[in-house]
Order: sequence, then C1' cells, then structure tokens
RNA sequence: ACCCGAUACUAGCACACCCGUCGCGAGGCGGGGCCGCAAAGCCAGGAGUCUCUCUAUGGAGAUCGUCCGGUUGCCGAA
Repeated sequence: ACCCGAUACUAGCACACCCGUCGCGAGGCGGGGCCGCAAAGCCAGGAGUCUCUCUAUGGAGAUCGUCCGGUUGCCGAA
C1' cells in the first nucleotide's frame, strides 16, 4: 500500500414519523427525530421499483438507505 472488517479509537450520516417549504407527481430541501449504516460519502452507467405524459411500442422524471458497477475517504487487529 492492497485485501479485509472481530473487538476498538477519532469522527460521520440519519429510517420511519412530525413541522415548514418546492414540485402535477414520485420525491427533493430545511428543522426536529434516530431505525439503522464500515462508505447509509459522491455518481442515474446497467438493472429494479415508483411518478407524469400518452398509445408511441415510446418519451420525460424520481429513487444511490433496492442491487450491480465506477470513484473518493477514517482506523489498521488496536
């Protein structure tokens, strides 16, 4: 350094739900909250699921806390 992730250390994020706000909608953002997460950091490339439009056999979007993949990062068996 890489693989890897028992017990740890230093940190981190924040499910559901509630309030506000944006959006036709899925959902996003902010605050509260804290189910959990070794990438639950980022990326919509592939797939899945969801939304809108519409009947093209399409299109436009959402979701990375659904999976695969890419990429960056803390610690180094404590």
This is a predicted structure of a 78-nucleotide RNA (c-di-GMP-I riboswitch aptamer) from a Gemmatimonadaceae bacterium. Taxonomically the source falls in Gemmatimonadaceae (Bacteria, Pseudomonadati, Gemmatimonadota, Gemmatimonadia).